[in-house]
RNA sequence: UUACAAUGUUGCCAAACCUACCGCGAGGUAGGGACGGAAAGCUACGGAUCUUAAUUAUAUUAAAGAUGGCCGGGUUGCGAUU
Repeated sequence: UUACAAUGUUGCCAAACCUACCGCGAGGUAGGGACGGAAAGCUACGGAUCUUAAUUAUAUUAAAGAUGGCCGGGUUGCGAUU
């Protein structure tokens, strides 16, 4: 110096919930708030779940649908100790 594993100083992010706004909706944005996180940064490529429409219904199909804190993949960054 690089890679991997464990721990995690100073820091960083921020669940549920509340308020306001946007959306048919799942949900999103901002403020408050901390359950947690070592990529809980970014990215809808694969799976999974959810919404809307079609359909008598199951199922299936469609939507520049939603979810990155459901899992995997891709990609970028920080870095103390052993």
The RNA shown here (c-di-GMP-I riboswitch aptamer) has 82 nucleotides and comes from Methylomonas sp.